[in-house]
RNA sequence: AGGUGCAAGAGGCAAACCACUCGUGAGGGUGGGACGCAAAGCCACGGUCCUCGUGUGGUGCGAGGAAGCCGGGUUGCCACC
Numbered sequence: 001a002g003g004u005g006c007a008a009g010a011g012g013c014a015a016a017c018c019a020c021u022c023g024u025g026a027g028g029g030u031g032g033g034a035c036g037c038a039a040a041g042c043c044a045c046g047g048u049c050c051u052c053g054u055g056u057g058g059u060g061c062g063a064g065g066a067a068g069c070c071g072g073g074u075u076g077c078c079a080c081c
Base pairs, nucleotide, nucleotide: 002081003080004079005078012037013036017032018031019030020029021028022027035068041074042073043072045071046070047069048066049065050064051063052062053061054060
């Protein structure tokens, strides 16, 4: 530097649901809570899905959301090869 994650250690994250809160909404934040996770760290770049506005004969255009859907980029703990 590259690859792998069956097992182990140290630690990490936290779905559903609930409370409060922000947002027209998708959804976000904080706390509780753990279904799971070796990138379930980070980035909306491609695909995909979702929301709002607008438009049309035509599913277009604009703005936003999802990284725990897939791919890609980037950083990284432990063990092994």
This is a predicted structure of an 81-nucleotide RNA (c-di-GMP-I riboswitch aptamer) from a Solirubrobacterales bacterium. It matches the Rfam family "c-di-GMP-I riboswitch aptamer". Rfam links the family to the GO term cyclic-di-GMP binding. NCBI's taxonomy places the organism under Bacteria, Bacillati, Actinomycetota, Thermoleophilia, Solirubrobacterales. The model forms 95% of the base pairs in the Rfam consensus. The coordinates come from a structure-prediction model, not an experiment, and the mean pLDDT is 85.